The RNA shown here (Bacterial RNase P class A) has 347 nucleotides and comes from a Burkholderiales bacterium. Model confidence (mean pLDDT): 78 of 100. It is recorded under the gene name rnpB. The organism belongs to Burkholderiales, within Bacteria. Its Rfam family is "Bacterial RNase P class A". About the family: Ribonuclease P (RNase P) is a ubiquitous endoribonuclease, found in archaea, bacteria and eukarya as well as chloroplasts and mitochondria. It is annotated as a ribozyme.
[in-house]
RNA sequence: GGAGCUGGCCAGGCAGCCGCUGCGCCGCAAGGCGUGGAGGAAAGUCCGGGCUCCGCAGAGCGGGAUGCGGGGUAACGCCCCGGCGCGCAUAAACGCCGCGCAAGCGGCGCGAAGGUGACGAAUAGGGCCACAGAGACGAGUCCCCGGCCUCAAAACCGGGGGGUGAAACGCGGCAACCUCCAUCCGGAGCAACACCAAAUAGGCAAGCGCCUGAGGCCGGCUCGGCCAAGCUUGCGGGUAGGUGGCUUGAGCCCUGGGGGUAACCCCAGGACCAGAGGAAUGGCUGCCAGGGCAUGACCCUCACGGGCCCAUGCCUACAGAACCCGGCUUAUCGGCCGGCUCCCGUU
Numbered sequence: 001g002g003a004g005c006u007g008g009c010c011a012g013g014c015a016g017c018c019g020c021u022g023c024g025c026c027g028c029a030a031g032g033c034g035u036g037g038a039g040g041a042a043a044g045u046c047c048g049g050g051c052u053c054c055g056c057a058g059a060g061c062g063g064g065a066u067g068c069g070g071g072g073u074a075a076c077g078c079c080c081c082g083g084c085g086c087g088c089a090u091a092a093a094c095g096c097c098g099c100g101c102a103a104g105c106g107g108c109g110c111g112a113a114g115g116u117g118a119c120g121a122a123u124a125g126g127g128c129c130a131c132a133g134a135g136a137c138g139a140g141u142c143c144c145c146g147g148c149c150u151c152a153a154a155a156c157c158g159g160g161g162g163g164u165g166a167a168a169c170g171c172g173g174c175a176a177c178c179u180c181c182a183u184c185c186g187g188a189g190c191a192a193c194a195c196c197a198a199a200u201a202g203g204c205a206a207g208c209g210c211c212u213g214a215g216g217c218c219g220g221c222u223c224g225g226c227c228a229a230g231c232u233u234g235c236g237g238g239u240a241g242g243u244g245g246c247u248u249g250a251g252c253c254c255u256g257g258g259g260g261u262a263a264c265c266c267c268a269g270g271a272c273c274a275g276a277g278g279a280a281u282g283g284c285u286g287c288c289a290g291g292g293c294a295u296g297a298c299c300c301u302c303a304c305g306g307g308c309c310c311a312u313g314c315c316u317a318c319a320g321a322a323c324c325c326g327g328c329u330u331a332u333c334g335g336c337c338g339g340c341u342c343c344c345g346u347u
Base pairs, nucleotide, nucleotide: 001343002342003341004340005339006338007337008336009335010334012288013287014286015285016284017283018282020037021036022035023034024033025032026031039318043329044328046327047326048325049324050323051189052188053187054186063185064184065183066182067181068082069081070080071079072078083119084117085116086115088114094109095108096107097106098105099104120180121179125178126177127174128173129172137170142162143161144159145158146157147156193244194243195242196241203235204234205233206232207231208230215227216226217225218224251272253270254269255268256267257266258265259264290316291315292314293313294312295311296310298307299306300305
């Protein structure tokens, strides 16, 4: 320098104006001020946990999941290291072949990092092995040779090979068929769950009343009229509604030190923290960036076409918390920084 892989990080920046929302302070209030306000996937809800309730999960049966070895972790089906398999892949270089005057092009081979793997058990048992083939695990004989018998053969016995096929008799293969072995797993989920608690209608209790009439209506009072068998109070459960759960936690980031091949762990110091809930985290304008496309100018070319310093215009991703974490998977304009391997050249 070329080529192929692989890992991590960022997710436009600044300013102005107008808004939304949690908290704190001020204010009688309206409001004001300060401060915090989405992601690497917040997504799919596929695994694993925390937490809550039911329950007390001890045992058996049934069911489910996982499955090379070791390690990490709160745990995992996740991650790391190692082994094994791959009829897994190929770049440049190299080798061979072909075409070509040549430059070169094409094909084949070789082949690294890397990628990938339902990689426990086939003498516990059952089942299955398409097509082809005589035969697919039961044994058996399609072809050939030899033996025996025979006039000759067939049959029988022995041996070898051909052919078919992924596999041909060999303690065959398949467990991603049942099964066996080992390990793990109770269920439902924040609409969990806890607390406060109307109106109306039930429930219970007490008091008053049932024609000698409580109570209700005729807007307040008295009289009067009408209706009238219930009325009042208390308690308790549930609903609407409200509050908590709710965000500080196996937390995350930075720096330094230590252990480990690594995943990861330990120590010290420092910084940080959305908590809404019909659901806020936004909108507009200007300037400056990265990238892409188009046009113009410029450069090379006779042309086709190509290049790129510049100018202008347009575009500039996937997506959006809802109890919280650890993973996996999927989506994502683009950009930055590493690592590994192979080859070429120079010293």